RNA sequence: AACGGAGAUAGAGGUCGCAUUUUUCAUAAGUAGGAUGACGGAUGUGUCAGGCACAGAGGAACUCAUCAGAAAGGGGAAGAUGCCGAAGGGGCGGAGCGCCUGAAGCUUAGUUCCUGGGCAUGACGUGAAUAACGGCAUGACUGUCAUCGCAGGAUGGAGAGCUAUCUGGUAU
Numbered sequence: 001a002a003c004g005g006a007g008a009u010a011g012a013g014g015u016c017g018c019a020u021u022u023u024u025c026a027u028a029a030g031u032a033g034g035a036u037g038a039c040g041g042a043u044g045u046g047u048c049a050g051g052c053a054c055a056g057a058g059g060a061a062c063u064c065a066u067c068a069g070a071a072a073g074g075g076g077a078a079g080a081u082g083c084c085g086a087a088g089g090g091g092c093g094g095a096g097c098g099c100c101u102g103a104a105g106c107u108u109a110g111u112u113c114c115u116g117g118g119c120a121u122g123a124c125g126u127g128a129a130u131a132a133c134g135g136c137a138u139g140a141c142u143g144u145c146a147u148c149g150c151a152g153g154a155u156g157g158a159g160a161g162c163u164a165u166c167u168g169g170u171a172u
Base pairs, nucleotide, nucleotide: 002170003169006167007166008165009164010163011162014084017083018082019081020080021079022078023077024076025075034067035066036065037064038063043055044054045053046052047103048102049101050100051099087115088114089113090112091111092110094108095107096106097105116142117141119139120138121137122136124134125133126132144157145156146155147154148153
């Protein structure tokens, strides 16, 4: 000096870089649930099925009127904290949650695969939503590396990356 999917430490990306969290605002919503009344006449509630329990002819559900009337989840703004595979998403099997079992759902640690980043547009999904979010496709932008070029720049790659310093191994 070179090489490897070797290791350690530090660092960069920025149309809101990422996540968590606090405060606040609107939405959710004049909704749910409640009270009273009317109608009604046997069911209703505990996510769904089966079971079990409870409410119900001293009147269930449904519907209407009146009276007051939420919260969670999701979002905006400001701040704080931890960070730069930050983090997000898919698969797999595990654990936890509600009355029991199964299903579905939610939460969670693990493992594996995909995504450099934010933005815009599109259809789809989640969602109460015309918000927002998610993966995907397309587009320009941006950081980085490689190749080409005198240069402006062009093309391509992916975070298992890139930059700096150091350590170790191999072999000359």
Molecule: Lysine riboswitch aptamer